[in-house]
RNA sequence: AAAUGGCAAACCCGUCGUAAGGCGGGGACGCAAAGUCACGGGACCUCGCAACUCGAGGUCGGCCGGGCCGCCGAA
Numbered sequence: 001a002a003a004u005g006g007c008a009a010a011c012c013c014g015u016c017g018u019a020a021g022g023c024g025g026g027g028a029c030g031c032a033a034a035g036u037c038a039c040g041g042g043a044c045c046u047c048g049c050a051a052c053u054c055g056a057g058g059u060c061g062g063c064c065g066g067g068c069c070g071c072c073g074a075a
Base pairs, nucleotide, nucleotide: 006031007030011026012025013024014023015022016021029062035068036067037066039065040064041063042060043059044058045057046056047055048054
């Protein structure tokens, strides 16, 4: 490169949550790890504080890094 396929952004509906956001259905912007894991950085939400560059709890794996696992086979 090719091939079998896979996942599913925004948005809409329903639902859980104070919220960030999660789950289910529809839907495809895209993705060779857009599989998985909050370990590190970062962003977001809640609370505390007069305030914060501080502290505590939570969310995001499709923000980045990293760990683990993984399809095909020109190379």
The prediction has a mean pLDDT of 86. This is a predicted structure of a 75-nucleotide RNA (c-di-GMP-I riboswitch aptamer) from uncultured Solirubrobacter sp. The sequence is in RNAcentral, with records from MGnify. The model forms 100% of the base pairs in the Rfam consensus. NCBI's taxonomy places the organism under Bacteria, Bacillati, Actinomycetota, Thermoleophilia, Solirubrobacter.